[in-house]
RNA sequence: GGGCCCAUAGCUCAGCUGGUUAGAGCGCACGCCUGAUAAGCGUGAGGUCAGCAGUUCAAGUCUGCUUGGGCCCA
Numbered sequence: 001g002g003g004c005c006c007a008u009a010g011c012u013c014a015g016c017u018g019g020u021u022a023g024a025g026c027g028c029a030c031g032c033c034u035g036a037u038a039a040g041c042g043u044g045a046g047g048u049c050a051g052c053a054g055u056u057c058a059a060g061u062c063u064g065c066u067u068g069g070g071c072c073c074a
């Protein structure tokens, strides 16, 4: 230098063929339970979906570029 893949909550990930509220598990906070913990049960907070543009009535999802990570070739 060229090519391919990935980027969604603190962590690990799902999100189909673009469709109206962005989710799960773990973790965290509070409450219940307990003599007190753990476990269990309930409630809740937490996301500009890496960034900037484009396409579209509508983008986490499609396209381009940039950034970061991984792999291959030279």
Base pairs, nucleotide, nucleotide: 001073002072003071004070005069006068007067010026011025012024013023019057028044029043030042031041032040050066051065052064053063054062

The RNA shown here (transfer RNA) has 74 nucleotides and comes from an uncultured Eggerthellaceae bacterium. Its Rfam family is "tRNA". It is annotated as a transfer RNA. Its mean pLDDT, the model's own confidence on a scale to 100, is 81.